[in-house]
Context: one part of a larger RNA
RNA sequence: GGAUGAACGCUGGCGGCGUGCUUAACACAUGCAAGUCGAACGUGAAAGCUGGUGCUUGCACCAGGUGGAAAGUGGCGAACGGGUGAGUAACACGUUGGUGACCUGCCCCGAGGUGGGGGACAACCGUGGGAAACCACGGCUAAUACCCCAUAUUUCUAAGUUGUUAGAGGGCUUAGAUUAAAGCUCCGGCGCCUCGGGAGGGACCUGCGGGCUAUCAGCUUGUUGGUGGGGUAAUGGCCUACCAAGGCUAAGACGGCUAGGGGGCGUGAGAGCGCGACCCCCCACAAUGGAACUGAGACACGGUCCAUACUCCUACGGGAGGCAGCAGUGAGGAAUAUUGCGCAAUGGGGGCAACCCUGACGCAGCAACGCCGCGUGGAUGAUGAAGGCUUUCGAGUCGUAAAAUCCUUUUCUGAGGGAAGAUAAUGACGGUACCUCAGGAAUAAGUCCCGGCUAACUACGUGCCAGCAGCCGCGGUAAAACGUAGGGGGCGAGCGUUAUCC
Numbered sequence: 001g002g003a004u005g006a007a008c009g010c011u012g013g014c015g016g017c018g019u020g021c022u023u024a025a026c027a028c029a030u031g032c033a034a035g036u037c038g039a040a041c042g043u044g045a046a047a048g049c050u051g052g053u054g055c056u057u058g059c060a061c062c063a064g065g066u067g068g069a070a071a072g073u074g075g076c077g078a079a080c081g082g083g084u085g086a087g088u089a090a091c092a093c094g095u096u097g098g099u100g101a102c103c104u105g106c107c108c109c110g111a112g113g114u115g116g117g118g119g120a121c122a123a124c125c126g127u128g129g130g131a132a133a134c135c136a137c138g139g140c141u142a143a144u145a146c147c148c149c150a151u152a153u154u155u156c157u158a159a160g161u162u163g164u165u166a167g168a169g170g171g172c173u174u175a176g177a178u179u180a181a182a183g184c185u186c187c188g189g190c191g192c193c194u195c196g197g198g199a200g201g202g203a204c205c206u207g208c209g210g211g212c213u214a215u216c217a218g219c220u221u222g223u224u225g226g227u228g229g230g231g232u233a234a235u236g237g238c239c240u241a242c243c244a245a246g247g248c249u250a251a252g253a254c255g256g257c258u259a260g261g262g263g264g265c266g267u268g269a270g271a272g273c274g275c276g277a278c279c280c281c282c283c284a285c286a287a288u289g290g291a292a293c294u295g296a297g298a299c300a301c302g303g304u305c306c307a308u309a310c311u312c313c314u315a316c317g318g319g320a321g322g323c324a325g326c327a328g329u330g331a332g333g334a335a336u337a338u339u340g341c342g343c344a345a346u347g348g349g350g351g352c353a354a355c356c357c358u359g360a361c362g363c364a365g366c367a368a369c370g371c372c373g374c375g376u377g378g379a380u381g382a383u384g385a386a387g388g389c390u391u392u393c394g395a396g397u398c399g400u401a402a403a404a405u406c407c408u409u410u411u412c413u414g415a416g417g418g419a420a421g422a423u424a425a426u427g428a429c430g431g432u433a434c435c436u437c438a439g440g441a442a443u444a445a446g447u448c449c450c451g452g453c454u455a456a457c458u459a460c461g462u463g464c465c466a467g468c469a470g471c472c473g474c475g476g477u478a479a480a481a482c483g484u485a486g487g488g489g490g491c492g493a494g495c496g497u498u499a500u501c502c
Base pairs, nucleotide, nucleotide: 001502002501003500004499006498007497008496009495010494013374014373015372016371017370018369019367020366021332026330027329028328030327031326032325035076036075037074040073041072048066049064050063051062052061053060054059055058083285084284085283093209094208095207097205098204099203102202103201104200107198108197109196110195111194112193113192115149116148117147118146124139125138126137127136128135129134155177156176157175158174159173160172161171162170183190184189211257212256213255218248219247220246223245224244225243226242227241228240229239230238260282261281262280263279264275265274266273267272287308288307289306290305291304310321311320312319313318338364340363341362342361346360347358348357349356350355377407378406379405380404387398388397389396390395412439413438414437415436416435417434421429446491447490448489449488450487451472452471453470457486458485459484460483461482467474468473
C1' cells in the first nucleotide's frame, strides 16, 4: 500500500447493486416451511332446491334429487428443494481411467400384451377400556388395494454352440421349471403388464494430487491370502466355517494434533504465501448413540423403533417433543436483521385439467457492513466589513471567505401522469421506477493529523506533573511532540483505531 462476512470511537444527505451469528452442532414460546389426486374407491355433513305432513305462518320433521365438507382405503410425492460444517486426513474431495462385477421411479423411442376367478380390511355401525395419547372386540362394504388360475419374448437350471478379452457372470439354440396385468373417462384421452434401447441419475473399483508432528518406530488376528457357504443391484473378509501365516512400515506404517474438499477468493510483477463468507459442484450431519422398515431411490432434518440427556402434560397408571428450514426468543459474544408481502415471475410436487401446495423463490423492511454514483450550490463581489488569532503595534492572517447582487434546481417538498417485467387473462413489488409542472439556496460536513519517518506552525496553559507514543522518542519554566485556541495539511459521507492476511 492492498484486502475483510468485521468490530469500536466521532460524524452522517440521497440512490443503485450486493452482503449481514465468524461465538454456544447452546436451549427454544408461537406461527408458517409437503402436499396433492373425486378422471382409482366406498361412505357422504352443512347450506340452498322440489314435494309432503304438522302448524305457532316461517319453523320443525319426512321423502327426493342436487351438492360436496370432513375423515378413511388407494396412487404419486414426501430421498427434491432449504439448513449447518459437528464429525471426517478418508477413494471424503479433485482429476484420470475401469465395471467382461452393477441398479435406475417419473421422461423419450421400439415390440408385444391387458383373458378368467376369489376372499378380505379400513371408513361406517355397535360394545368396551383409558385422564389423555390411543387401543381392543363384534358386524357390513368398494377399488387402479390383496390373492389364485391361464398365457410368455423374461428369469433360473441343464446341455450344446459361438466368440472376444488382461479377465466371461457376453451372444445364440434346445429342454425343463417359474413369474404378468387395472381400470377410469367429460369419449378427446389418461392409465396398467412384460421385454429391448436411450437420456438423465446413482453404486463400486482404480492411478495420481492436496495438512502439521519422529519429543509417535514399530503396527496388525478378520489381521494378509485361499476354499466352501451366506449376503448385496453388484465386486470384495462385507460376513461366516475351515486351511495357510501372512500383510503394512524410514518413499514415514501405527499414534497424536488440526481440518469438510473443490471451482475459487485476497495479495503479489511473478514464483509464491494466506484463506475456503456470499454463488456453483461434491461430501457429511439433523438433540446424543444405535437399528431396521417402506420404497426405484433413505438407513430418511419437519418418518418408525430402542437407549440416553433435557423440556413439557398427567387423574401418577402413562404419554408428548426435537428450528444446523423462514421469521422470532433467551443465552453466549466486540458483533450480525422483520414473529413482513406474494405465489405476479422462475423453478418444484400432485392433478387430464381447472387448480391446490411451495418461508424454494420473487419482493419489501432494518444496518454507511462493502463497492459504485450523486449532492451539500454557481457566477460576480475589497469600505480587504465586523469578529477571531497573531503582532516588531506599522500591520499580517482567516479572506472572495462572508454580506450583497444575479443565476440554477441535481437533490428536497407538493401536484399531475405513469410503466416494462405477461403470451389472450393474471403484478406481491407499486401508484414503485420514470416523465411533466410548481416552490424555494432552499433539506445536507465531518473526521484524523501538523517533531522525523510524513503533506501540514504559531500563541497560551502545564512544568519528568498532567499527559503523548506505530518506531525513534517528547514533558524537569519560552514544549512546532502534552492540553486549548487560531492557522494549516490529508481524506471526505465518511474519517480514524483495533484485529487478521499478503